Model confidence (mean pLDDT): 76 of 100. A computed fold for a 425-nucleotide RNA from Bythopirellula goksoeyrii, annotated as Bacterial RNase P class A. The sequence is in RNAcentral, with records from ENA. It matches the Rfam family "Bacterial RNase P class A". The family's RNA type in Rfam is ribozyme. About the family: Ribonuclease P (RNase P) is a ubiquitous endoribonuclease, found in archaea, bacteria and eukarya as well as chloroplasts and mitochondria.
[in-house]
């Protein structure tokens, strides 16, 4: 210079002229809601909403449950509250602050559409896995059967040789069968080993998809894959010790692999509170009157139920409820000295309390507290010789027994504190 944050405060101003409304004093008089002059006073910060809470007035005095309503983190303050003011905790914000309906979901029920496999003792939709078990192939290797080849021996026959001769000798020599064994090859069956491949049964929730939210988070190890399945750091939740503070909370060590949603301004539980009606309350003088019909043995006892206890009555008078119907409603009290504001002074971080002093600050009652005139203020526009013209507009709103508050509406303006950006010294 620019954006913010928290607070308080004003919301016209002075005159004239006229016309209400109550108030003291003082005359006057017809003494009455009179009249007359002086001379003070007269509508908010929200007077609005009628949302809290009370003083106040009756009900109005017998007690206890229930019902109902309120609040809901800790400590003050208050007559008192659902308010105020300190803190704490979440959550937002870069911060200065801001917002908080802030006890309980392991006492039950509900509820989370839509996608998703599945929304909570929740689940396999795409997927990974082949450790077990199944089911296929291939290779090896062993064994065992087969067949075929070959080598060797045996047997048998023949030919050959040897002998004078043989139904003798000779596998020293050849053919042929025949069984055996030896080596190879082929097949077949078991049986083990290695590999491939299905993904039936089986494992996995780690991956990846769906959603606002899906079984802590990062990494290492394991494993067939994985998983807190184990190990480290970290969150959380639970427990112990120790430390600050009244407290509500927080710090801080250490122990546990214990580690699965939101929602209670949904019902609910829990813990503390809580009589009702209200100035059209309640009083007091004056007016004014017309009664009918019904209830029950019951009825009545400060809202509403139910106990207890009382009273009052028990075949209908009721002084007690209901219902329909008629008449009067004028005036005074309540009506403004207030848990009352301002100033000093102590006390408290404040909220606020103590105490000292002046002051006394509207009471109408179809309902005052206005209306007019111009002048000046303040906004915003146009013009400007920068002196000013001129035009427009000037919020939100109006006391009714009074007060604390809270919540909403407000043109415009003036101070104060404190953050963040930029610059300059």
């Nucleotide at each position: 210079g620019g954006a913010g944050u928290g607070a308080a405060c004003c919301g016209g101003g002075a005159g004239a002229c006229c016309g209400c409304c109550g108030g003291u004093u003082u005359g006057c008089c017809u003494u009455g809601u009179g009249c007359a002059a002086a001379c003070g006073g007269g509508a908010g910060g929200a007077a609005a909403g009628u949302c809290c809470g009370g003083g106040c007035a009756c009900c109005a005095a017998u007690g206890g449950a229930c019902a109902g309503g309120g609040u809901g983190g800790u400590g003050g303050g208050u007559a008192a509250c659902g308010c105020c003011c300190a803190c704490c905790g979440a959550u937002c914000g870069u911060g200065a602050g801001a917002u908080u309906a802030g006890g309980g979901a392991a006492a039950g029920u509900g509820c989370c559409a839509c996608a998703g496999a599945a929304a909570a003792c929740a689940u396999a939709c795409c997927g990974c896995c082949g450790a077990u078990g199944g089911g296929a192939g291939u290779g090896g290797u062993u064994a065992g059967c087969g067949u075929u080849u070959u080598g060797c021996a045996a047997u048998u026959a023949g030919c050959g040789a040897a002998u004078g001769a043989a139904u003798u000798u000779c596998u020293u020599g050849c053919u042929a069968a025949u069984g055996g064994u030896u080596a190879a090859a082929c097949g077949c069956u078991a049986a083990c080993c290695a590999c491939u491949c299905c993904a039936c049964a089986g494992g996995c929730a780690a991956g990846g998809g769906u959603g606002a939210a899906a079984a802590g988070g990062u990494g290492c190890g394991g494993u067939a894959a994985g998983a807190g399945c184990g190990c480290a750091c970290c969150a959380g939740c639970a427990g112990a010790c120790g430390g600050g503070g009244u407290g509500a909370c927080u710090c801080g060590u250490u122990u546990g692999g214990c580690u699965u949603g939101g929602u209670a301004a949904a019902c609910c539980c829990c813990a503390c509170c809580c009589g009702g009606u209200g100035c059209a309350a309640g009083g007091c003088c004056a007016a004014a009157c017309a009664g009918a019909g019904g209830g029950c043995a019951g009825a009545g006892u400060u809202c509403g139920u139910c106990c207890g206890a009382c009273u009052c009555g028990u075949u209908a008078c009721g002084a007690c409820c209901c219902u329909c119907g008629g008449g009067u409603a004028g005036g005074c009290c309540g009506c403004u000295a207030a848990a009352g504001g301002c100033c000093g002074c102590g006390g408290g971080u404040a909220a606020c309390c103590g105490u000292g002093g002046a002051c006394g600050u509207a009471g109408a009652u179809g309902a005052a507290u206005g209306g007019u005139c111009g002048c000046c203020a303040a906004u915003c526009c146009a013009c400007u010789u920068c002196g000013g013209u001129g035009g427009a507009u000037c919020a939100c709103a109006g006391a009714a027994c009074c007060c604390g508050g809270c919540u909403u509406a407000u043109a415009g303006g003036u101070u104060c504190u404190c953050u963040c950006c930029g610059g300059a010294u």